[in-house]
Molecule: Bacterial RNase P class A
Organism: Candidatus Udaeobacter sp.
RNA sequence: CGAGUCUCCCAGGUGAUCGCGGUCGGGAUGCCAACGCCACCGCGCAAGCGGGGCCGAGGCCACCGGCCGAGGAAAGUCCGAACUCCACAGGGCAAGGCGCUGGGUAACUCCCAGGGGGCGUGAGCCCACGGAAAGUGCAACAGAGAGCAGACCGCCAACGGGCGCGCGAAUGCGCAAGCGGACGCGCGCUGCGGGCAAGGGUGAAACGGUGCGGUAAGAGCGCACCAGCAGUCCCGGCGACGGGGCUGGCUCGGUAAACCCCGCCUGGAGCAAGACCGCAUAGAGGGGGAGAGGUGUGACCCGCCUCGUUAUCACCCCAGGGUCGGUCGCAUUGAGGCGCUCGGAAACGGGCGUCCCAGUCAAAUGAUCGCCACGGAGCAAUCCGACAGAAUUCGGCUUACGGGAGACUCGGAAU
Numbered sequence: 001c002g003a004g005u006c007u008c009c010c011a012g013g014u015g016a017u018c019g020c021g022g023u024c025g026g027g028a029u030g031c032c033a034a035c036g037c038c039a040c041c042g043c044g045c046a047a048g049c050g051g052g053g054c055c056g057a058g059g060c061c062a063c064c065g066g067c068c069g070a071g072g073a074a075a076g077u078c079c080g081a082a083c084u085c086c087a088c089a090g091g092g093c094a095a096g097g098c099g100c101u102g103g104g105u106a107a108c109u110c111c112c113a114g115g116g117g118g119c120g121u122g123a124g125c126c127c128a129c130g131g132a133a134a135g136u137g138c139a140a141c142a143g144a145g146a147g148c149a150g151a152c153c154g155c156c157a158a159c160g161g162g163c164g165c166g167c168g169a170a171u172g173c174g175c176a177a178g179c180g181g182a183c184g185c186g187c188g189c190u191g192c193g194g195g196c197a198a199g200g201g202u203g204a205a206a207c208g209g210u211g212c213g214g215u216a217a218g219a220g221c222g223c224a225c226c227a228g229c230a231g232u233c234c235c236g237g238c239g240a241c242g243g244g245g246c247u248g249g250c251u252c253g254g255u256a257a258a259c260c261c262c263g264c265c266u267g268g269a270g271c272a273a274g275a276c277c278g279c280a281u282a283g284a285g286g287g288g289g290a291g292a293g294g295u296g297u298g299a300c301c302c303g304c305c306u307c308g309u310u311a312u313c314a315c316c317c318c319a320g321g322g323u324c325g326g327u328c329g330c331a332u333u334g335a336g337g338c339g340c341u342c343g344g345a346a347a348c349g350g351g352c353g354u355c356c357c358a359g360u361c362a363a364a365u366g367a368u369c370g371c372c373a374c375g376g377a378g379c380a381a382u383c384c385g386a387c388a389g390a391a392u393u394c395g396g397c398u399u400a401c402g403g404g405a406g407a408c409u410c411g412g413a414a415u
């Protein structure tokens, strides 16, 4: 100097002039008005009632002032909860989720650390990481054969067969010379029967690897060493696992993010949850129709069953009335933020102190100007500057994105 990996921080600052929302305090000479009073008017036998006038606690608002006012992702709605309702929601099936070990956490499929596997020269990164010897399934094409498989090219003359040659040769025939040739042995040829899966080929992958022996040729067929698997013992570790010894059969792939098996977990719905107030109507109308008499049936979180509670109802069709307004939930005080400190390898936890940090509801948090800071382009003047807006609240994950800082790795050059 270049390339890369990991971690942390910020998401402009400041001044002025106007403008919003919330909250607290003040608040009239503006507006409303309880109680009380009156010598006024009306009604009344009276007590008193109504109207009017006076006074004015209190309230409303204009207005004034203090304080606060979008995010690291507010996004996605993927997980987990708090909270609310269904009754208090038990048991089972189904369904869904998770899946190495230990720790953290309110909890989680999250985070930290480790183990194993994979990627990378490395710093580091990734893993949907229980089980394939319980069962079923799937893997195009090529190939003989893709899981208790298999012969395309090939190799083998040991065994059986066939052919040829050589040697020997029985019965038989012939007066003789000889003819003849069942059978035997040896040699050679022949892959017909048979043997092989070691060599070659196909393929992403072919039922261990190298070497020696053995064989007709071969093969863990045997042996040596190695890898793997199973059993067992020792050592280290909380553990997942790691290291080592002995024995053994020789060696029965991949895929479960396929069905499945095993282990653990899970009621449902969600702030448009839910609570209250107000308005108005019709505690009404018409029709169909099943079943039963508390051992039945219907309703009640969820798909089913059961338990339980409750009730004499359910269920279906037609027509019709009212409401879709306000307040609370939400002065959002929290598994809260910040600072210091202790414990811990870390995630995180404890202690002390300090702060209150939006609550909207078709939805506020803004506009203009000047100066400064950071980054980029440019000689300069100057220009440009990301992703993106709360709507019950938290803990995570995922996705989008501008700038700054630190540590580490690799490569090159120079001293």
Stems, first nucleotide, its partner, number of pairs: 001411010012372007020069007030060003036054003040051004071387001075398002078396005083270004090306004095266005100114005115129001116127004130261002135259002137255002152200002154196003159193002161190008172179002208226006227251001229248008274328004285318004297311004336355008374385004